Molecule: transfer RNA
Organism: Gemmatimonadota bacterium
RNA sequence: UGGGGUGUAGCUCAAUAGGCAGAGCGCCUGGCUGUUAACCAGGAGGUUGGAGGUUCGAGCCCUCCCGCCCCAGCCA
Numbered sequence: 001u002g003g004g005g006u007g008u009a010g011c012u013c014a015a016u017a018g019g020c021a022g023a024g025c026g027c028c029u030g031g032c033u034g035u036u037a038a039c040c041a042g043g044a045g046g047u048u049g050g051a052g053g054u055u056c057g058a059g060c061c062c063u064c065c066c067g068c069c070c071c072a073g074c075c076a
Stems, first nucleotide, its partner, number of pairs: 001072007010025004019056001027043005049065005
């Protein structure tokens, strides 16, 4: 430098074909228990990497940029 993949809650990941952003773990509160753990109930937590565009409507499509991973190449 070129090609491909990827970025969504604190972490790991979903989200049919563009149509109300979710789960597990973790965290907080309560219940249960002699206590902790486990278990049960409830809750908080999101500019969906950034900026534009298309659309009635974008996590999803298009353009540019950034981070990470893989492959190839160049210089030393």